This is a predicted structure of a 68-nucleotide RNA (transfer RNA) from a marine eukaryotic metagenome. It matches the Rfam family "tRNA". The RNAcentral record of the sequence draws on MGnify.

């Protein structure tokens, strides 16, 4: 000094406007079950402070952990 921090995991996500996928989990359906299939359902203080703003996950800044 540069990358980076979103869901149990892996990751998207944006010229600022109330966050999604995929896997896992949970319910139903189907089956003699079981597994695979199909429906749904639930789960996020977006790593922490502070500015900026009508309005930050997004921008600016200090800090912390993590690769290099």
């Nucleotide at each position: 000094c540069g990358c980076u921090a979103u869901a149990g995991c892996u990751c998207a996500g944006c010229a600022g406007g109330u966050a999604g996928a995929g896997c896992a989990a949970c319910u139903g359906a189907u089956u003699u079950g079981u597994a695979a299939u199909c429906a749904g359902u639930a789960g996020g203080u977006c790593c922490c402070g502070a500015g900026u703003u009508c309005g930050a996950u997004u921008c600016u800044u200090g800090g912390u952990g993590g690769c290099g």